[in-house]
Context: one part of a larger RNA
RNA sequence: GAACGAACGCUGGCGGCGUGGAUAAGACAUGCAAGUCGAACGGGGACUGCUUGGUGGUAACACUAAGUGGAACUAGUGGCGAAAGGGUGCGUAACACGUGGGAAUCUGCCUGAAAGUGGGGGAUAGCUCGGAGAAAUUCGAAUUAAUACCGCAUGUGAAGGAAACUUCAAAGCCGGGGUAACCUGGCGCUUUCAGAUGAGCCCGCGGCCUAUUAGCUUGUUGGUAAGGUAACGGCUUACCAAGGCACAGAUGGGUAGCCGGUCUGAGAGGACGAUCGGCCACACUGGAACUGAGACACGGUCCAGACACCUACGGGUGGCAGCAGUCGAGAAUCAUUCGCAAUGGGCGCAAGCCUGACGGUGCGACGCCGCGUGGGGGAAGAAGGUCCUAGGAUCGUAAACCCCUGUCAUUGGUUAACAAACCUGCACGUUUAACUGACGUGAAGCUGAUAGUAGCCAAAGAGGAAGGGACGGCUAACUCCGUGCCAGCAGCCGCGGUAAUACGGGGGUCCCAAGCGUUGUUC
Repeated sequence: GAACGAACGCUGGCGGCGUGGAUAAGACAUGCAAGUCGAACGGGGACUGCUUGGUGGUAACACUAAGUGGAACUAGUGGCGAAAGGGUGCGUAACACGUGGGAAUCUGCCUGAAAGUGGGGGAUAGCUCGGAGAAAUUCGAAUUAAUACCGCAUGUGAAGGAAACUUCAAAGCCGGGGUAACCUGGCGCUUUCAGAUGAGCCCGCGGCCUAUUAGCUUGUUGGUAAGGUAACGGCUUACCAAGGCACAGAUGGGUAGCCGGUCUGAGAGGACGAUCGGCCACACUGGAACUGAGACACGGUCCAGACACCUACGGGUGGCAGCAGUCGAGAAUCAUUCGCAAUGGGCGCAAGCCUGACGGUGCGACGCCGCGUGGGGGAAGAAGGUCCUAGGAUCGUAAACCCCUGUCAUUGGUUAACAAACCUGCACGUUUAACUGACGUGAAGCUGAUAGUAGCCAAAGAGGAAGGGACGGCUAACUCCGUGCCAGCAGCCGCGGUAAUACGGGGGUCCCAAGCGUUGUUC
C1' cells in the first nucleotide's frame, strides 16, 4: 500500500447492487418448511332436483316420510412423490476431492421401436358391533371394493442350456358413435431392445505438518473353491502358500471437508476456501436393517444412550446443522414479514392444490459504487476569535448583503415493465366411418406479491443534510496558553525535570470525507 463475512470509538443525508451466527455439530417455546390424485376403489356426504304419500292452506306453497338422481368436500384402501429442493462442515489425510483413463454394472419418470393387455380366485382397511387404556394407542367379531394381492392361459420377447427343453407378464379408468353386436379417441398397464439422464465400482497422477513417531500388517499378501452383490474384488468363508508395505517416509501423532476460485504480488510465489457453482460427509449420540428404481433415509422405522416433556405412576412423547424466532456462550452477525404473479419442483387429463425452494419487502454505513449538503457576485477586508515587534497579520469572499438554481429529501398528481402460457368459448386443418377427444394454427377473453412502488409531471423554499483523524522525524500540516520526569503521549526513534511545534486546551493548518480512526488477520 492492498484486502476482510470483521469488531470497537466518534460521527451519520439519500439511492443502487451485494452481503449478514466465523464462537456452542450448545439447548430449544411457537408457527410454518411435502404433499397430491375422486378420471384407481368401496363408503360417508353439507346442499340440491324429480316422483309419490301425509298434514296445513281457497291457492301459490310450507313442513314431513319414502323412493330415485346430482353433488362441493371427504377419513380409509390404492398410486406417485416424500432419496429432490433446503441446512451445516462434525467427521474425513481418504480414490474424499481435482484431473485423465477403464470394465464387471444398475437406472422410476422421459424419448424411439417391437409385441401384448385373455379368463378366474381368496382376502383386507374403512363402516358396524363388542372390549382394554388417563393418554399414546390397541384387541376381537361380522362384512365389503379396487389400477391392492394370488393362481391359470398366452410367450413377440427375455433368462438358463450345446441342444431338446424349462422358467417369467399384465389393470383398468375417462369419453364419442351404435337398439345391440361392435367400432373408435385419450390416459394407463405388461414383456423386451435401444437412447437419454442419474448412480455404483476400479486405476495412473496431483495437493498439509511432524522422525522429539522407524518399523507396520494375520483376512494381513497371493492362490483354489464356494457364498454374496446390480456389478469386479478377501467383499465373506473354508483350505493352501508366506507373503504385502516402508527413509522417494510405511505405521503412529497433530491439523483439515476438497475444488472452480478469492486476496495479495510486476511475476514467481504466499495466504485463504464466506457469499455463488460442482463433489463429499452429516442430521441429538452410537448401531441396524425395512420399503423402494434410488436411502441404510434431516421433518421414516427398530434397538441402546444422554437430555427434555406429559402421566390417573401402569405407561407414553420429542429431536430447528429447514425459514423466522428464544435462551446460552461471544468482540460479533437481521423479520416469529408478503406472495406463489415470475422461474423451478411434486401430484393431477385438467382446473388446480402444495412449495420458508424461489421471487419480494424489512433491519444493519457491513462492503462497493453513485449523488447531495448549493451556484454567481460581494471589502485594501465588518463584528468576533487568535497571534503580534502594538504598526499590524490571520480566519477571509469566508460571513452579512444582492441575484440565481432546484439534484436529493418533502408535498401533490399521474402511473408501469416484469405475462406469456395453461384454461374458456369460437373458427380452420390433421386424426376418425362420424362426433367427442387429441395435436396444430388464428383472433378474443382471464391472471401481478413487489406497488399506488420505480418512472414521469408539478409545487415551495437555500430551505432538511459534515464529520473524523493528524500536525517532532519517518509523513502532508505551527503557534499561544496550561503543566513542570507530574499529569500524560507513543507504530519505531523517543517526548515531559519552568520558555514542550511530541502532554492537555485554544486558534490556525494538513489529509480523507458520510465517513474517519483504532484493533485483529493475510499478502
Molecule: small-subunit ribosomal RNA, 5' domain
Organism: Limisphaerales bacterium